[in-house]
Context: one part of a larger RNA
RNA sequence: UGCCGAAGCUAACGCGAAGAACCUUACCAAGGCUUGACAUGUACUUGUAAGACCUAGAAAUAGGUCCCCUCUUCGGAGCUUGUACACAGGUGGUGCAUGGCUGUCGUCAGCUCGUGUCGUGAGAUGUUGGGUUAAGUCCCGCAACGAGCGCAACCCCUGUUCUGUGUUGCCAGCGGUUCGGCCGGGGACUCACAGAAGACUGCCGGUGACAAACCGGAGGAAGGUGGGGACGACGUCAAGUCAUCAUGCCCCUUACGUCUUGGGCUACAAACGUGCUACAAUGGCCGGUACAGAGAGCUGCAAGGUAGCGAUGCCAAGCGAAUCUCAAAAAGCCGGUCCCAGUUCGGAUUGGAGGCUGCAACUCGCCUCCAUGAAGUCGGAGUUGCUAGUAAUCGCGGAUCAGCAACGCCGCGGUGAAUACGUUCCCGGGCCUUGUACA
Numbered sequence: 001u002g003c004c005g006a007a008g009c010u011a012a013c014g015c016g017a018a019g020a021a022c023c024u025u026a027c028c029a030a031g032g033c034u035u036g037a038c039a040u041g042u043a044c045u046u047g048u049a050a051g052a053c054c055u056a057g058a059a060a061u062a063g064g065u066c067c068c069c070u071c072u073u074c075g076g077a078g079c080u081u082g083u084a085c086a087c088a089g090g091u092g093g094u095g096c097a098u099g100g101c102u103g104u105c106g107u108c109a110g111c112u113c114g115u116g117u118c119g120u121g122a123g124a125u126g127u128u129g130g131g132u133u134a135a136g137u138c139c140c141g142c143a144a145c146g147a148g149c150g151c152a153a154c155c156c157c158u159g160u161u162c163u164g165u166g167u168u169g170c171c172a173g174c175g176g177u178u179c180g181g182c183c184g185g186g187g188a189c190u191c192a193c194a195g196a197a198g199a200c201u202g203c204c205g206g207u208g209a210c211a212a213a214c215c216g217g218a219g220g221a222a223g224g225u226g227g228g229g230a231c232g233a234c235g236u237c238a239a240g241u242c243a244u245c246a247u248g249c250c251c252c253u254u255a256c257g258u259c260u261u262g263g264g265c266u267a268c269a270a271a272c273g274u275g276c277u278a279c280a281a282u283g284g285c286c287g288g289u290a291c292a293g294a295g296a297g298c299u300g301c302a303a304g305g306u307a308g309c310g311a312u313g314c315c316a317a318g319c320g321a322a323u324c325u326c327a328a329a330a331a332g333c334c335g336g337u338c339c340c341a342g343u344u345c346g347g348a349u350u351g352g353a354g355g356c357u358g359c360a361a362c363u364c365g366c367c368u369c370c371a372u373g374a375a376g377u378c379g380g381a382g383u384u385g386c387u388a389g390u391a392a393u394c395g396c397g398g399a400u401c402a403g404c405a406a407c408g409c410c411g412c413g414g415u416g417a418a419u420a421c422g423u424u425c426c427c428g429g430g431c432c433u434u435g436u437a438c439a
Stems, first nucleotide, its partner, number of pairs: 004016002027263007036087001040086005047079001051066006069078003089252002092250003098246002100241003103237001105235001110149006116125003129140003155229004160197007174184003200223001203217005279379001283338007295326003300319002304315004345376001350371007392415007
């Protein structure tokens, strides 16, 4: 010396930050500037400015040297320097002055209006009732009849088939083959991109008020909203944000503006939230071997070769990419080893040696190798998530980004469970009724 905001609720706390070494950066110290780092205008003014070199300096900057505008109808115009003035500038305050955006109750099924009727009125009715639904969903009844915002549907992804198109895919059928869809060739299949069909309680049986609907069945890739997403009513919390932005008012104006160097936001202790890795044998280690999806790539991704145990270096093909590359997927499977031990578990910590990015890794980056090997033997009270391709587990990619503190976040696929008797209790919510001395 602690930038600002966020403050119980998957409503603050891996949140703004999808990248704090400098920058960022708003904080601190020191050194500078004052029409200013940035915009417009007026008047006068300069031919500079930029760049290169030298000196001082931590740099900003200051001084010196070199260099030294363009067009022109010669009136001027453009660009530019400086001076003066209007003004700029402020991540300063107020989110209790605001817009916009957002969280939350809550994807809960609600919230209202017109006319009519009832009531002196506030208001009620409709919206209650009987059923039913995920749903104020629908049916029936009813002094109500209608309507709007919500629900649902229309939108996107995914699951099936068909049509069209094939520089990806295919020996499917044929021929060749240096065996690789590699070549000729083919549009069958996979797939890709468009378009279309398909699901509607449509059909059958039962229950039901003959209704809505529910239960069972058939057919079907899919069945009763198929699965997932986007989508958030009237409002609540003077909820959050003046630091995304915009903006009223207030405040600063040789400083609360602005530039630079260095430091800080990374210290030390305790506590809490969220994670990662473990405590091992359904495992660790070694060798062999198989199968994804979604992405990214030209100041980029880099095959291959080569040096190194390795991080990585050097040379370098291809690819602006269904064509080339990142790329190996990992768990898995096969074989071997360890034999229950603080261990061949676990990897913290520390010493040493290196690599990379970058002007620069001391404060304060990541990675590699050698050595070191700590706590930890499944965790008290309590507490969290999840109902299916879910939980659990396994790896892969991307944004940000020079690099990276990512074990975070957002996506992607692989393997793939258990359980739900039930709604008494705990939490939150909806409807009716009841109580209320509450506004």